Record summary:
The RNA shown here (c-di-GMP-I riboswitch aptamer) has 77 nucleotides and comes from a Bacillota bacterium. Its mean pLDDT, the model's own confidence on a scale to 100, is 85. NCBI's taxonomy places the organism under Bacteria, Bacillati, Bacillota. The model forms 95% of the base pairs in the Rfam consensus. The sequence was found by an Rfam model in a public genome assembly.
[in-house]
RNA sequence: UGCCGUUCAGGGCAAACCUAUCGCAAGAUAGGGACGCAAAGCCAUGGACCUCGUAAGGAGGCAGCCGGGUUGCCGGC
Numbered sequence: 001u002g003c004c005g006u007u008c009a010g011g012g013c014a015a016a017c018c019u020a021u022c023g024c025a026a027g028a029u030a031g032g033g034a035c036g037c038a039a040a041g042c043c044a045u046g047g048a049c050c051u052c053g054u055a056a057g058g059a060g061g062c063a064g065c066c067g068g069g070u071u072g073c074c075g076g077c
Base pairs, nucleotide, nucleotide: 002077003076004075005074012037013036017032018031019030020029021028022027035064041070042069043068045067046066047065049061050060051059052058
């Protein structure tokens, strides 16, 4: 460096739901809470899906839907 993996070690994240706030909404943030995750770290680049609007162009959301890019711990080869 590449590939494979979570056995070892240190751990990390946090679904649904509840509360508060923001938002027309999808949804986001914070706290609680754990369904799960070897990148469930980051990126809206290609699709899918969701919201708003026109019902023309469009605007927004989603990374824990798939693909892609990029960075990383430990172990094995």